RNAcentral holds the full RNA, with entries from SILVA. The part of an RNA shown here (small-subunit ribosomal RNA, 5' domain) has 518 nucleotides and comes from a metagenome. Its mean pLDDT, the model's own confidence on a scale to 100, is 81.
Context: one part of a larger RNA
């Protein structure tokens, strides 16, 4: 020149799409970020309808109601979700990353397809009564209940184990066969289905190996005892010193081990003709971490950010005996700091998680607020208008610049402002009907907002520079003073370089300075 998650100084009309705590992985008030399902189950309550019994009344009537029905709500137990999505870059230099391959060393809820099966029991618990402890947070004890919650028990392979055996490979392995062992399940219902259990295929996600690759210091040179290997055993879906007994003495290393310092990696991203240097917010892979340190436990999956144990800093309640939190979610909030936003609206879209649906959650995510932080596009007005009003500046006093600029005329109507109103709704949901392909009505907008009306030059230009490099120059004031300044360099009484005026040059809702990187 060219870039930027940028600040700063002056200045600022509008719109679109972007972007916005780089600093202290410091600390956080306060709200919301993870629920759903009653078509898994037993209550509990409401509301309506029938009512056994029954009071009152001479009757009609009028009043308590055990209980069933129906519709609704739901605290619990149970089912799924919570390992998704959301945020960060602290660690980490290789338990990561990125290409490229292995797995005959391996996993897999929900989804899809094939094949079979869904048999008969059983005992407890929450929830609820009573009692009771306790400031609270949470409990204890006794009594009784359900279930797709737990458990038994029958069947049963192309499942798993052994053993014998065939073929194929060639590291333990695949695959066939024939004998013996082990293992399973639930049911709801609106009768139409949804579910449940076994095996096998699939897709999708994933564990682990192996190679190659990835920054700087040698003023780091030797490092290493689970350390290298081996039997073997144990653990895991899985292979491994992963771990353990024993056994051997072994394995890295100038092709740079060890140690140290710095750092998330990629895709891409500025730059540059390229080669190459720099960087890796934002969006999209992959890691890792969720107050610091450890730990399993449930699960298909986590050693789990809004789960649980322990220990450690900090913080808040307490009736001193004890309890409870963790914004690196989403706004906030004080600190830090040159510096970064709203305690917004909606689930109407696209995703997610449950349900059979309606639907319900959903700070994801769709908007919308702020910030010229960037990037693009508009506009701040058109045309005519004097040898040329006024002011200002200059000057040789004769002019001469500002300058068609203004005023004037005569137009236009972006944009802002006011009125008014589609599309974005494709789908999707409920109702009918159906030849089951579908049709056909109704209905769903947080938010912006076309077109079309009113409107009237109205509301809308700055900034920096002008001594050369560099496009633009004169006059006043200053007097080596005040100041300038990227580099040469200016200023000491005529300053084109301070400073202020006219006047010019440049870019323009921005200019212009610092900082970074090429």
């Nucleotide at each position: 020149g060219a870039a930027c998650g940028a600040a700063c100084g002056c200045u600022g009309g509008c719109g679109g799409c972007g972007u916005g705590g780089c600093u202290a992985a410091g600390a956080c008030a306060u709200g919301c970020a993870a629920g759903u399902c009653g078509a898994a189950c037993g209550g509990a309550c409401u509301a309506u309808a029938c009512a056994a019994u029954u009071g009152a009344g001479u009757a009609a009537u009028c009043g308590a109601g055990c209980g069933u029905a129906u519709a609704g709500u739901u605290a619990g137990u149970g089912g799924c979700g919570a390992a998704a999505g959301g945020g960060u870059u602290a660690g980490u230099a290789a338990u990561g990353g990125c290409u490229a391959g292995g797995u005959a060393a391996c996993g897999u809820a929900c989804c899809c397809c094939c094949u079979g099966c869904u048999u008969c029991g059983g005992g407890a618990u929450a929830g609820c009564u009573a009692u009771u402890c306790g400031a609270a947070a949470g409990g204890a004890u006794a009594g009784g209940u359900a279930a797709u919650a737990c458990c038994g028990a029958a069947u049963a392979a192309u499942a798993u184990c052994a053993c014998a055996u065939g073929c194929c490979u060639a590291u333990a392995g695949g695959u066939g066969u024939g004998u013996g062992a082990u293992c399973a399940a639930a049911g709801a219902u609106u009768u139409a289905u949804c579910g449940g259990g076994a095996g096998g295929g699939g897709a999708g996600c994933g564990g682990c190996c192996u190679a190659g690759u990835u920054c700087c210091c040698a003023u780091c040179a030797g490092c290493u005892u689970g350390u290298u290997g081996g039997u073997g055993a144990g653990g895991u879906a899985a292979u491994g010193g992963c771990u353990c007994a024993c056994c051997a003495a072994g394995g890295c290393u100038a092709u740079g081990a060890c140690g140290g310092g710095u750092a998330g990696c990629g895709g891409g991203a500025c730059u540059g003709a390229g080669a190459g240097g720099u960087u890796g917010g934002c969006c999209c892979g992959c890691a890792a971490c969720a107050u610091c340190g450890g730990g399993a436990c449930u699960g298909a999956g986590a050693c789990a950010c809004u789960g649980c144990c322990c220990g450690g800093a900090c913080c808040u309640c307490c009736a001193c005996g004890g309890a409870g939190g963790g914004c690196u979610g989403c706004a906030g909030u004080a600190a830090c700091g040159a510096a970064u936003a709203u305690u917004g609206u909606g689930c109407a879209a696209u995703g997610g998680g449950c349900g059979a649906a309606a639907g319900c959650c959903u700070g994801a995510c769709a908007c919308a607020g702020c910030g010229a932080c960037g990037c693009c596009g508009c506009g701040u007005g058109u045309a005519g208008g004097a040898g040329g009003a006024a002011g200002u500046c200059c000057c040789u006093c004769g002019g001469g610049a500002u300058g068609u600029a203004a005023a004037c005329u005569a137009c236009u109507g972006u944009c802002a402002g006011g009125g008014u109103a589609a599309a974005g709704a494709a789908a999707g949901u409920c109702u009918g009907u159906u030849u089951c392909g579908g049709c056909a009505g109704a209905u769903u907008g947080a938010u912006c907002u076309a077109a079309c009306c009113c409107g009237g030059a109205g509301g809308a230009a700055g900034u920096c520079a002008c001594g050369g490099c560099u496009a633009a120059c004169u006059u006043c004031g200053u007097g080596c003073c005040a100041g300038c300044a990227g580099c040469c360099g200016c200023g000491g009484u005529a300053a084109g370089a301070c400073g202020a005026a006219g006047g010019u040059g440049g870019c323009a809702a921005g200019c212009g300075u610092u900082g970074u990187u090429c």